[in-house]
RNA sequence: AGUUAUCUUCGGGGCGGGGUGAAAUUCCCCACCGACGGUGUUUGAGUUUUACUCAUGAGCCCGUGAGCAUUUGCUGAUCCGGUGAGAAUCCGGAGCCGACGGUACAGUCCGGAUGGAAGAAGAUUUAA
Numbered sequence: 001a002g003u004u005a006u007c008u009u010c011g012g013g014g015c016g017g018g019g020u021g022a023a024a025u026u027c028c029c030c031a032c033c034g035a036c037g038g039u040g041u042u043u044g045a046g047u048u049u050u051a052c053u054c055a056u057g058a059g060c061c062c063g064u065g066a067g068c069a070u071u072u073g074c075u076g077a078u079c080c081g082g083u084g085a086g087a088a089u090c091c092g093g094a095g096c097c098g099a100c101g102g103u104a105c106a107g108u109c110c111g112g113a114u115g116g117a118a119g120a121a122g123a124u125u126u127a128a
Base pairs, nucleotide, nucleotide: 005124006123007122008121009120010119016030017029018028019027031108032107033098034097035064036063037062038061043055044054045053046052047051059096060095067074068073069072078094079093080092081091082090100111101110102109
């Protein structure tokens, strides 16, 4: 340093204002939020500086998880302009999406859930 096994800890955010109404955090207008891994022309720091390292960087690009049906499937949403060798990721602009049950129709409330989980960090042991 890598592999296997076991264990520990961690592991999701958001309705504020106004309107209608008998009743709405559910409708309408404005607002607010974005799990995990990968990629990455960003930003910052450092070094042995034509280069490299570390940190950081996507809700809508690829994949995972949750969820639904049952072992194998299904499962949301992005365009335009700019820069550039290259952008689906940067910059600018305009959009769009969000399980199930409950209830005046819910991404934001309550519930299954003091649950589960992608995964992250750490500890110990075995063999080579």
Molecule: FMN riboswitch aptamer (RFN element)